[in-house]
């Protein structure tokens, strides 16, 4: 200096939060040392105990103890001076506090010509004589005690007279000087009141003491500015406001009183309420500010509350007096005392704040001549990391990079030179030893030669400091480490426990919780927590905004105020400048010095932006004159207008009424009922009736200030324009209060009421319809007269001037030019509209009718809800309006504009997507998978398209992973290491057993290399650890590998350009295409990955090879069998062959299309593989492979039997069917793919047959497997059949160790459902569907399933309106987990504030009134030389009592909304045309 946080991004509005400083703090956890500094912010609560003001004998008097001396021992005299007294002074200063006060309180700066001042200082004059008294004391009474009374004695610098009186006061008179003209001050004169205290002494004189004179220090009163919220306080005041007069006071002054008069104060904020001591400074900040007012100083104000005066120079007095209260405390109950917000120091409150210390050495202060006495001011120690600031807790070497610890890819890496260990050092602290300050200068006293000069005192303190020995010894915490923000691993936990400043971690792999290594930061401290200012340009003077983010009043008129055109004078009030004085001091700042250094402290400068005075200057602003016309407004001509009132007329139509023609329907809808209509409706025709509104003209035309205004006519009547010329002479603009109008709806009252319509009824939709739709219908709409006063009252844009490119409409009224004339062309002014430069803007966009540039002057805004709401006020009849909060909540709420999805938006394109057809599927039985059920187990996985004849290309045992039993434990597999055999291993046979297994018995090759070594290598066995093992979990930790959208045209870069930025552009656009396929265009120009070719097969031709293939021609034979031959087929391999190439027609001549032609194929010929960037956290941990976790005599491993095959039921995939286009029996043809050695078998014979036996040939163009439908002929005649073939008997076959659970197939018997299948739904566009068979993987054997083969061989395709899905452009958007999205409201639960509320309880306040305590005041008594005192009386007057009324709080049963709260209820109002904009 700024990050973070709203989104998928993005720019931009806007809050929330962090990084920074401070702090009288306070809390956690640690704490070595010292210097300075600081320490009840809360209970102005209540306090034990000690101290905190006293002092003078040089102002008196009396005088204890004790000391001397005399002595008649009684005492007396001196000397002493203690406790009390009378008197002086001082106690009004220090010290504490911060309640109260919003105030001439404080500031700052004037004034006192309205004033006072003790102690002090300057001058000056004096300081006489007198007098009665009281206290102490002494006696005597009361009283618990506090204290009190009486009698008597006494003294003064205490008190009263009296003289004097230069000054001074008072009164009158002159004379001068200033002057604000009020008055003040100087000289003079007359006459009047009016003083005094004394003490000490060295005898010099000092202290006093009274009059005046100035000074100085302090006060006291007033005056300008200054100085806090709240308008939901708007009016306040009767002593009030002035004036005369008198009273008071040191002085003005309603200060007070009588009297006259109605004033006075207020939107530039009066009253009220509420908070608050002020400043100088502190804090923070770049500054301007903003926040504070501890500690230091200055002012003010208190003193237990409240009121009141004495005494003084000074007080209405913290440690002084009365009087009330509340409280405590003594008491004999009668009656007293007391006041820590001085210093310590209890109690209490509180998150929290210190010894009941030393001292008067220092500084200051009272007293005193003085000495000295007092001083919790102070100057010092003690407590507290509370702060600030030093310092130190070692240095240096030292690599086996120790041990251990962490953490690992197991290699190593850190901890880490860090330790250990060597070698110093000795700051600190801790002992010991010796030294040791400064603060002290004096006064005062003594001495002096009068210049000076000695001299007495230290709490702190033996303290700071200094030297010298001694020992690495005693001294390191604390938060943090996910990003803002410096530091990263591992274990533990499992949306738990927790953690968080804000975003936001934690659901099994946490760099976020909790430990631990390791790390970073600060460090005697570090962390948290509260507070302030900072970032906040987030209340913006410096420094903001208001079309859409939060913000223009609905509109005008116009008072206050603010601002305001030219010129010329003139003042000089702002403004500019120069001096003066002022702004204490300390703080900041700079310099420079004193503590080792800092901090601290000390001197000195600077600032101190402010007021005051005074000289000057005059452009602009003001304020005064005077003049001017351009701004502003009249006069006159003129045209245009739904401008506004009020009367009257019209005509169309709707609709009721009458009448006439007519007759079954008519309205109404998406369809449809309700309604009307045979009492005659709808429809027509003619008369009337009644309100209500003015088609057409008509128009981003007009005209109003807005709101608004529409038929013609006539009256009244406002505005605005244009044109001329004359007039006023700044008469302007805005506009806070005000006052007017001012849509709809709505109120009130009389009217009217046709038509339309809330309510409201009925019919329909619907799960429901208190609606969208329809059928009636009342208020309501009209008129009058009066309310209301609010609307997305919008241009979401307040008035005014004035400047800034331009094009092109329209409208009003002018001018020229040309014309006969009309249009046309140029051009002024007013008003209205598109588009556009420059600027501006967050972007949109606005752009001479600004959202540009500028300037006046009003409103109004500061996150989102709560809330335009609640209380108040005012307005209203009411609805309701207006003005307007707060608790409490949440990180966000909001604008514009991007990119994508999405629409019951739109446009255009494609597909077996629908249409058009065919075959089906859903219905039957049965095979086969799924779910479900059952079970010891019915292993597991696959779930919508994209599971479900799928993994399984094959489950009787194996498989097999499940289940019951039996068994093993380094193990069924695999490496190492030891140690032992090479008669080791492998086969056979017996013997128990289910079986693994166990036991024993025999057979049988004497391993390989070799350097000739029990040396390698191999094998087996044995023991022990290492580890094997695991189809056990996680596919949401992963690799690989699928699916699928989809073979559907997509998807992306670089560069350039364009945007403030996400992104655009390229890839849209107009054509075409199967295709981002090509072409034209264009800020784009190439490029990649997809399409497409290229690969394979197929179709044809050629050449080439001609055996196991073929056979034309020749020969031969049952047979291409043989010889010949490769011409043909076919087989393998190499080429050729198709490219819109060719015409024509069309299209922009172009990419292309349509048709031809030739040609085996014609327009990507066909079929296949081939799958962009991605989507679904898709699917697989059970193919493999792999990360974490989990089991280790079992979740391994082996065996035996069992079960994956189970069956009320439900769906998927499918076959064989229902039959005659068939079924059956007989005959006879016609492929191709592909397979064979543990196998394919010809063929023979035997068996009805599955098949069994012999066996040829053939490891394959040679030989085997091996065809059906189709054709032809018979027979069945529409039936549950001669369809149909399940399902169940019997008796067999093969394959295998073994078909019981649980193959497959023969044969003969048996003969089930089903006569074409609901709603609904799949598949196909040609050699394709339909239909026939055949093969082949697996595989001992087993298939209706899969992957292939090739016989037979069809219908349809208008056409894209709809349903699915896809692509492209465009629109809207509140969605981005992306419509399976978002969301909104009532009710329920549970918490929180909070409005009303019947009350009820407290604080406050003002008003009247009652009563009145100290207390001065007045009167009057009384008394005196006057007086004072005393008494009685008066109004006044504090607490206190009544009464009303305002105002702020607690509590309230109950009750209304609001907020908040992973998974309630109930609809679906908003968002898309959100389904009724």
């Nucleotide at each position: 200096a700024g990050a973070g946080u709203u989104u998928g991004a993005u720019c931009a509005u806007g809050g929330c939060u962090c990084a920074g400083a401070a702090c009288g703090a306070a809390c956690g956890c640690u704490g070595g040392c010292g210097g300075c500094g600081u320490g009840c912010c809360u209970a102005a609560c209540a306090c034990a105990u000690g101290c905190a003001a006293g002092u003078c004998g040089a102002a008196c008097g009396a005088g204890a103890a004790c000391c001397a001396a005399c002595u008649u021992c009684g005492g007396u005299u001196g000397g002493g001076g203690a406790c009390a007294g009378u008197g002086g002074c001082g106690c009004a200063c220090g010290g504490g506090u911060g309640a109260g006060u919003a105030a001439c309180g404080c500031g700052u700066g004037g004034g006192u010509a309205a004033u006072c001042u003790g102690c002090c200082c300057u001058u000056u004059g004096g300081u006489u004589g007198g007098g009665g008294a009281u206290a102490a004391c002494a006696g005597c009474u009361c009283g618990a005690a506090a204290g009190a009374g009486c009698u008597g004695c006494u003294a003064a610098u205490a008190c009263c007279g009296a003289a004097u009186a230069a000054g001074u006061c008072g009164a009158c008179c002159c004379u001068c000087u200033c002057u604000g003209c009020g008055g003040a001050g100087u000289g003079g004169g007359u006459u009047g009141g009016g003083a005094a205290a004394g003490g000490c002494u060295u005898c010099g004189g000092c202290c006093g003491c009274c009059g005046a004179u100035g000074g100085a220090u302090g006060a006291g009163c007033u005056c300008g500015c200054g100085u806090a919220u709240c308008a939901u306080u708007a009016g306040g005041u009767a002593g009030u406001u002035g004036g005369u007069g008198a009273g008071g006071u040191a002085a003005u002054g309603g200060c007070u009183c009588a009297c006259c008069a109605a004033g006075c104060c207020c939107g530039a904020g009066a009253u009220g309420a509420u908070u608050a001591g002020c400043u100088g400074g502190u804090c923070u900040g770049a500054g301007a500010g903003g926040a504070u007012g501890a500690u230091c100083a200055g002012c003010c104000a208190c003193a237990c509350u409240g009121g009141g005066a004495c005494u003084g120079a000074g007080a209405c007095a913290c440690g002084g007096c009365c009087c009330a209260g509340a409280c405590u405390c003594c008491u004999a109950c009668g009656g007293g005392a007391g006041g820590c917000a001085g210093c310590a120091g209890u109690g209490g409150g509180g998150a929290a704040u210190a010894u009941u210390g030393c001292g008067c050495a220092a500084u200051g202060g009272a007293g005193g001549a003085a000495a000295c006495u007092c001083u919790g001011a102070c100057g010092c120690a003690g407590c507290a990391a509370c702060g600030c600031c030093g310092c130190g807790u070692g240095u240096g070497u030292g690599a086996a990079g120790a041990a251990g610890g962490u953490c690992u890819u197991c290699g190593g890496a850190u901890u880490g030179u860090a330790a250990a260990g060597c070698a110093c050092u000795g700051u600190u602290a801790a002992g010991a030893u010796a030294g040791a300050a400064a603060g002290a200068a004096a006064a005062a006293g003594c001495c002096u030669u009068a210049g000076g000069g000695c001299c007495c005192u230290g709490a702190c303190g033996g303290u700071a400091c200094u030297a010298u020995c001694u020992c690495a010894g005693g001294a390191a915490g604390c938060a943090c480490c996910g990003g803002c923000u410096a530091a990263c691993u591992c274990c533990g936990u499992g949306c738990c426990a927790g953690c968080a400043g804000c975003c936001g971690c934690g659901g099994u792999a946490a760099u976020a919780c909790g430990g631990a290594g390791g790390g970073u930061g600060c460090a005697a401290g570090c962390g948290u927590u509260g507070u302030u200012c900072g970032g906040a340009a987030u209340u913006a003077u410096u420094g903001g905004g208001c079309g859409u983010a939060a913000a223009g009043c609905g509109u005008g008129c116009g008072u206050a105020g603010g601002c305001g055109g030219a010129u010329c004078g003139u003042u000089a009030a702002g403004u500019c400048u120069g001096a003066u004085g002022u702004g204490a001091a300390a703080u900041c700042c700079c310099u420079c010095g004193g503590c080792u250094c800092a901090a601290c402290c000390g001197a000195g400068g600077a600032c101190g932006u402010g007021c005051a005075u005074u000289g000057g200057a005059u452009a602009c602003u003001g304020g005064c004159g005077a003049u001017c016309u351009u701004g502003a407004g009249u006069c006159c001509c003129g045209g245009a207008g739904a401008g506004g009132g009020u009367a009257g007329c019209g005509g169309a139509a709707u609709u009721c009424c009458u009448a006439g023609u007519g007759u079954a329907g008519a309205g109404g809808u998406g369809a449809a009922a309700u309604u009307c209509g045979u009492a005659g409706a709808u429809a027509u025709u003619a008369g009337g009736a009644g309100g209500a509104a003015c088609a057409c003209c008509a128009g981003c035309g007009g005209c109003g200030a807005a709101a608004g205004c529409g038929g013609c006519u006539a009256c009244c009547u406002g505005g605005a324009c244009g044109g001329u010329g004359a007039c006023u002479g700044a008469c302007g603009c805005u506009g806070a209060g005000g006052c007017a109008c001012g849509a709809a709806a709505g109120c009130a009252u009389a009217g009217g009421u046709a038509g339309c319509a809330a309510a409201c009824a009925g019919g329909a939709u619907u799960a429901g319809a208190u609606a969208c739709c329809c059928u009636g219908g009342u208020a309501g709409u009209c008129u009058a007269u009066g309310c209301c006063g609010u609307a997305a009252a919008c241009g979401a844009u307040g008035g005014g001037u004035a400047c800034u490119a331009g094009u092109u409409g329209g409208u009003g009224c002018g001018g020229g030019u040309a014309u006969u004339g009309a249009c046309c062309c140029c051009u002024g002014c007013g008003c209205u509209g598109a588009c556009g430069a420059a600027g501006c803007u967050a972007a949109c966009g606005c752009a001479u009718u600004a959202a540009g540039u500028a300037c006046c002057c009003c409103g109004c805004c500061u996150g989102g809800g709560g809330a335009g709401u609640a209380c108040g006020g005012c307005c209203g009849c009411a609805a309701g309006g207006u003005u307007a909060a707060a608790a409490c909540u949440c990180a966000a709420a909001u604008g514009a504009a991007u990119u994508g999805a999405c629409g019951g938006g739109g446009a255009c394109c494609c597909g077996c997507a629908c249409a058009a057809g065919u075959a089906g599927u859903g219905g039957a039985g049965c095979a086969u998978g799924u779910g479900g059920u059952u079970u010891a187990a019915u292993u597991c996985g696959a779930a919508g398209a994209u599971a479900c004849g799928c993994g399984c290309a094959g489950a009787a045992c194996c498989u097999u992973a499940c289940c019951a039993a039996c068994a093993c434990u380094u193990g069924a597999c695999a490496u190492g290491u030891u140690c032992g055999u090479c008669g080791c291993g492998a086969c056979u046979c017996u013997a128990a057993g289910a079986g693994a297994u166990u036991a024993g018995a025999g057979u049988u090759u004497u391993c390989g290399g070799u350097u000739c070594g029990g040396c390698c290598g191999g094998a087996c066995g044995a023991a022990a650890c290492a580890c094997a093992g695991g189809u056990g979990c996680u596919g949401c930790a992963u690799g690989g590998c699928u699916g699928u959208c989809g073979u559907c045209a997509g998807c992306u870069c670089g560069u350039g350009u364009c945007g403030u930025g996400a992104g655009a552009u390229g890839u849209u656009g107009g054509g075409u295409u199967a295709a981002g396929u090509c072409c034209c265009g264009c800020a784009a120009c190439g490029a990649g990955c997809g399409c497409a070719a290229c690969c394979c097969u197929u179709a044809c031709u050629u050449u080439u090879a001609g055996u196991u293939g073929c056979c034309a021609u020749c020969a031969u034979u049952u047979a291409g069998u043989u010889g010949g031959g490769c011409a043909c087929u076919c087989u393998g391999a190499a080429a050729g062959a198709a490219c819109u190439g060719c015409c024509a027609g069309u299209g922009a001549u172009a990419a292309g299309c349509u048709g031809g032609a030739g040609g085996a194929a014609g327009g990507u010929g066909g079929g296949g593989a081939u799958g962009a960037c991605g989507u679904c956290a898709a699917g697989u941990c059970c193919u493999c492979a792999u990360g974490g976790c989990c089991c280790u005599u079992a979740c391994g491993u082996g065996u035996u039997g069992g079960g994956c095959u189970a069956c009320a039921c439900a769906c998927g995939u499918g076959c064989u069917a229902c039959a005659a286009u068939g079924g059956c029996a007989u005959u006879u043809a016609c492929a191709a793919u592909a397979g064979g050695a543990a196998g394919c078998a010809a063929g023979a014979u035997g068996g009805c047959g599955a098949c069994a036996u012999c066996a040829a040939g053939c490891a394959a163009a040679u030989c085997c497997u091996a065809a059906a439908a189709a054709a032809a002929u018979g027979c069945c005649u529409c039936a549950g059949u001669u369809c149909g073939g399940a399902u169940u008997g019997u008796a067999c076959u093969c394959u295998g160790c073994a078909a019981c659970u649980c193959g497959a197939g023969u044969a003969c018997a048996u003969g089930a459902a089903g006569c074409u299948g609901g709603a609904a739904u799949u598949a196909c566009u040609a050699g394709u569907a339909a239909u026939c068979g055949c093969g082949g993987a697996u595989c001992a054997g087993c298939g209706c399933g899969c992957c292939g083969c090739g016989g037979u061989g069809a219908a349809u395709a208008c056409g894209u309106u709809c349903c699915c899905g896809g692509g492209u452009c465009u629109u809207g958007u509140a969605c981005a987990c992306a419509c399976c999205g978002c969301c909104c409201g009532u009710c329920a639960c549970a918490c929180c504030a909070u409005g009303g509320g019947a009350g009820u309880c407290g604080g406050u306040u003002c008003u009247a009134c009652c009563u009145u305590a100290a207390g001065g005041c007045a009167a009057a008594g009384c008394u005196u030389a006057a007086a004072a005192c005393c008494u009685u009386u008066g109004a006044c007057c504090a607490c206190g009592g009544u009464a009303u009324a305002g105002u702020c709080a607690g509590c309230g049963a109950c009750u209304g909304g609001g907020g908040u709260g992973a998974a309630g209820u109930c609809g679906u109002a908003a968002c898309a045309a959100g389904g009724u904009a």

The RNA shown here (small-subunit ribosomal RNA) has 1477 nucleotides and comes from an uncultured bacterium.
It matches the Rfam family "Bacterial small subunit ribosomal RNA".
The sequence is in RNAcentral, with records from ENA.